[in-house]
RNAcentral holds the full RNA, with entries from ENA.
A computed fold for an 822-nucleotide part of an RNA from Kryptoperidinium foliaceum, annotated as large-subunit ribosomal RNA, domain II.
The source organism's lineage runs through Eukaryota, Alveolata, Peridiniales, Kryptoperidiniaceae and Kryptoperidinium.
The prediction has a mean pLDDT of 80.
Rfam family: Eukaryotic large subunit ribosomal RNA. Its Rfam clan is "LSU clan". Gene Ontology terms of the family: ribosome and structural constituent of ribosome. The literature on the family includes a 2001 paper in Science by Yusupov et al., "Crystal structure of the ribosome at 5.5 A resolution".
Context: one part of a larger RNA
RNA sequence: GAGGACGAAAUGGUUUUCUUUACCCCGUCUUGUAACACGGACCAAGGAGUCUAACAUAUGUGCGAGUACAGGGGUGGCAAACCCCCGUGCGUAAUGAAAGUGACAGUGGUUGGACUUUUGCACAAUCCGCCGGCCUCAAUCCCUCGGGAGAACGGUCUGAGUGUGAGCAUACAUGUUGGGACCCGAAAGAUGGUGAACUAUGCCUGAAUAGGGUGAAGCCAGGGGAAACUCUGGUGGAGGCUCGUAGCGAUUCUGACGUGCAAAUCGAUCGUCAAAUUUGGGUAUAGGGGCGAAAGACUAAUCGAACCAUCUAGUAGCUGGUUCCCUCCGAAAUUUCCCUCAGGAUAGCUGCGAUCGGAGUUCAAUUUUAUCAGGUAAAGCGAAUGAUUAGAGGUUCCGGGGGCGUAAUGCUCUCGGCCUAUUCUCAAACUUUAAAUGGGUAAGAACUCGGGGUUGCUUAAUUGAACCCUGCGGUCGAAUGACGGUCGCUAGUGGGCCACACCGGGUAAGCUGGUUUGGCGAUGCGGGAUGAUCCGAACGUGGAGAUAAAGUGCCAAAGUGCUCGCUCACCUAGAUCCCACAAAAGGUGUUGGUUCAUAUAGACAGCAGGACGGUGGCCAUGGAAGUCGAAAUCCGCUAAGGAGUGUGUAACAACUCACCUGCCGAAUGGACUAGCCCCGAAAAUGGAUGGCGCUCAAGCGUGUGGCCAAUACCCGACCAUCGUUGCAGUGCUGUAGCAUCGACGAGUAGGAGGGCGUGGGGGUUUGCCUCGAAGCUUCGGCCGCAAGGUUGGGUGAAGCAGCCUCUAGUGCAGAUCUUGGU
Numbered sequence: 001g002a003g004g005a006c007g008a009a010a011u012g013g014u015u016u017u018c019u020u021u022a023c024c025c026c027g028u029c030u031u032g033u034a035a036c037a038c039g040g041a042c043c044a045a046g047g048a049g050u051c052u053a054a055c056a057u058a059u060g061u062g063c064g065a066g067u068a069c070a071g072g073g074g075u076g077g078c079a080a081a082c083c084c085c086c087g088u089g090c091g092u093a094a095u096g097a098a099a100g101u102g103a104c105a106g107u108g109g110u111u112g113g114a115c116u117u118u119u120g121c122a123c124a125a126u127c128c129g130c131c132g133g134c135c136u137c138a139a140u141c142c143c144u145c146g147g148g149a150g151a152a153c154g155g156u157c158u159g160a161g162u163g164u165g166a167g168c169a170u171a172c173a174u175g176u177u178g179g180g181a182c183c184c185g186a187a188a189g190a191u192g193g194u195g196a197a198c199u200a201u202g203c204c205u206g207a208a209u210a211g212g213g214u215g216a217a218g219c220c221a222g223g224g225g226a227a228a229c230u231c232u233g234g235u236g237g238a239g240g241c242u243c244g245u246a247g248c249g250a251u252u253c254u255g256a257c258g259u260g261c262a263a264a265u266c267g268a269u270c271g272u273c274a275a276a277u278u279u280g281g282g283u284a285u286a287g288g289g290g291c292g293a294a295a296g297a298c299u300a301a302u303c304g305a306a307c308c309a310u311c312u313a314g315u316a317g318c319u320g321g322u323u324c325c326c327u328c329c330g331a332a333a334u335u336u337c338c339c340u341c342a343g344g345a346u347a348g349c350u351g352c353g354a355u356c357g358g359a360g361u362u363c364a365a366u367u368u369u370a371u372c373a374g375g376u377a378a379a380g381c382g383a384a385u386g387a388u389u390a391g392a393g394g395u396u397c398c399g400g401g402g403g404c405g406u407a408a409u410g411c412u413c414u415c416g417g418c419c420u421a422u423u424c425u426c427a428a429a430c431u432u433u434a435a436a437u438g439g440g441u442a443a444g445a446a447c448u449c450g451g452g453g454u455u456g457c458u459u460a461a462u463u464g465a466a467c468c469c470u471g472c473g474g475u476c477g478a479a480u481g482a483c484g485g486u487c488g489c490u491a492g493u494g495g496g497c498c499a500c501a502c503c504g505g506g507u508a509a510g511c512u513g514g515u516u517u518g519g520c521g522a523u524g525c526g527g528g529a530u531g532a533u534c535c536g537a538a539c540g541u542g543g544a545g546a547u548a549a550a551g552u553g554c555c556a557a558a559g560u561g562c563u564c565g566c567u568c569a570c571c572u573a574g575a576u577c578c579c580a581c582a583a584a585a586g587g588u589g590u591u592g593g594u595u596c597a598u599a600u601a602g603a604c605a606g607c608a609g610g611a612c613g614g615u616g617g618c619c620a621u622g623g624a625a626g627u628c629g630a631a632a633u634c635c636g637c638u639a640a641g642g643a644g645u646g647u648g649u650a651a652c653a654a655c656u657c658a659c660c661u662g663c664c665g666a667a668u669g670g671a672c673u674a675g676c677c678c679c680g681a682a683a684a685u686g687g688a689u690g691g692c693g694c695u696c697a698a699g700c701g702u703g704u705g706g707c708c709a710a711u712a713c714c715c716g717a718c719c720a721u722c723g724u725u726g727c728a729g730u731g732c733u734g735u736a737g738c739a740u741c742g743a744c745g746a747g748u749a750g751g752a753g754g755g756c757g758u759g760g761g762g763g764u765u766u767g768c769c770u771c772g773a774a775g776c777u778u779c780g781g782c783c784g785c786a787a788g789g790u791u792g793g794g795u796g797a798a799g800c801a802g803c804c805u806c807u808a809g810u811g812c813a814g815a816u817c818u819u820g821g822u
Base pairs, nucleotide, nucleotide: 025040026039027038028037041822042821043820044819045818046817051179052178053177054176055175056174057173059171060170061169062168063167066090067089068088069087071085072084073083074082075081094101095100108127109126110125111124112123128163129162130161131159132158133157134155135154140149141148142147182321183320185318189311190310191309192308193307194306200285201284202283203282204281205280206279207278208277211243212242213241214239218235219234220233221232222231223230224229247272248271249270252268253267255266256265287303289299290298324755325754326753327752328751329750334347336345337344338343348493349492351489352488353487354486355485356484357483362482363481364480366479367478368443369442370441371440372439378433379431380430385427386426387425390422392420393419394418397417398416399415400414401413402412403411404410447474448473449471450470451469452468453467454466455465457464496520497519498518499517501515502514503513504512505511525536526535527534540718541717543715545713551707552706553692554691555690561704562703564701565700566699574694586678587677589676590675591674592673593672594671595670596669597668598667606663607662608661609660610659612636613635614634619629642657646655647654719745721743722742723741725739726738727737756811758808759807760806761805762804763803764802765801767800768799775795776794777793778792780791781790782789783788
């Protein structure tokens, strides 16, 4: 070290039960579903991007100015493989409508590439030459004088051209298109047939239809009448007449039944019942056709166009479904066009691949500096345009009215206009002025400074301008951050929604239309009790620390913390963005503030005294003496007393107030303002600061310093991905590896990569197996992030597996999926 037997404990695996915490049901369409949106009882088996053709792109392989194959021939181990010939496709030359013509050997120059001794590829940009077409100019030649052919020089024109070629074939992947075209699904359309046993109608030939009622025509008898004729009583037995059975039908109970007796029945009731009656058999009419006493009725349980088969797997911009795992990246709901608005194309956004450059080069939704454009916000209207309030002053003038005048282009008064200086208020389509934010450009080597050259431009001018050549010097010309540029192919998307701010519509809306930014969509986590979008913050696995938003009486982790105020609320107050409402108005509830008054010359309040005379003021009135009413509102005496604040009377009277004084002894009165509180405040099940509850709060408003807690931050560990650096030395394995260091980890539609599993073929393991294969089964063990793999036990009785490779009818939870079972 391998195998076997026994085997405790710890760690672990699995299963069951109980408790606590977190937690809404999956799939789907959707801006958005746990939804009172749809599909879904359960299990097994089946079940959906395939094959082919063409094209495009990428990659691999073979040969290469060729390449591949059909056909023919040869060799041959004889359907292979190899060789040869010819043909065909694509390529090796383009251009022009065509006739036709047709790319210098100079592998052209400059810059970048590109340095380092030199040379310099591909490629990119640019210039030049060449070929074809077109244009201009035409030497020369021909000629029937009309014309025709046409070298050379040239052009600011043009080509899918050229300057030493790169293709052809094949495999695979992705994409597009045509095919049933990922699967299932119409309503329709067409072609050819089968049906009149149901039922509709006609025709032919048969069959069937109690018993009553009514009493037409005709006839008879008697009466009347001149007659025509008429009256009465009979007889008679007509009728799409009547009551009603069978039959045929089907009105009502909206009865029974309603997984029925029955895919139209049963009961009672009802219609008709001698006829346009009912009915058997035969026969005729057939699907855009029939038939119809007409209801779009009927035409075999089917009828506003039958049934069967076929075209046909019809088409569907529409609905539903679409099957294993992990890793990396990761959208759009917008532009333009469309018989376009449930859809496409186009650009944008995405992924994959390729390629170039790279440590001070290059880049940037950044800042700074410099500079440019602008006409929004604001402001302005004693500035323009337009609107607009109020007085003031003026008068040569205009209009209206009045006075003095016979009248006046006389005087004078007045109302307007007008003028002048002011004043009030405004403008998306007004503006002198004019932000913030935002936008463009620049911050150097492709530069700067000298010298020389070319030009048909420019200048009086080798003057300038543009371009070219060359030389010397300069070291890189703001900050911060970072790897950037280019090309090819390309999916999905093209219903959006929300929030702060700003706009348009609207009375408003969880309404509608826009703009910038950020979110949700596509996204979990902590908080907001609850919650797509709010606040915090974006995610590998586990550990530790310290935080955000929000919290800290109990539910429930953390303070019944500290400090200073306010608040009492019986319809019982208040309590945290979005947010789940409340206003105007009011309060001698209480607490602050502002302002004006009064006050030791004694206020305010309280108690007490006075409150007079002219005068019964004047007018009016039936009457008015302070007090129905109108106008006016003085004087005297006083400490003070209104030609009167109320009560009162027919009118007086009486009382009272204003006002003055005494007692008292210190603050008082009004108006306004804003904190909390109250009122304003009414709705239907009982009810919600989340609940309990809370009152020097556990409420409201300050300050303060502890604590709590997210997948965010920090630390170290591990895993995956991406990158840096190093290793090709040997006994064996290992470069698709090993070691080292660093960054990073969300994700729907979608893309890419790597894996797991199934059926079959080939190779290989000289693999496993009756000493027991596959399959089934099992609270057994182990490996892998996972899809899965492996092993033990039981059952079973004959086949099976690993690795490499090829291939495909290759993976189910859903489709009112299909079949079977429960």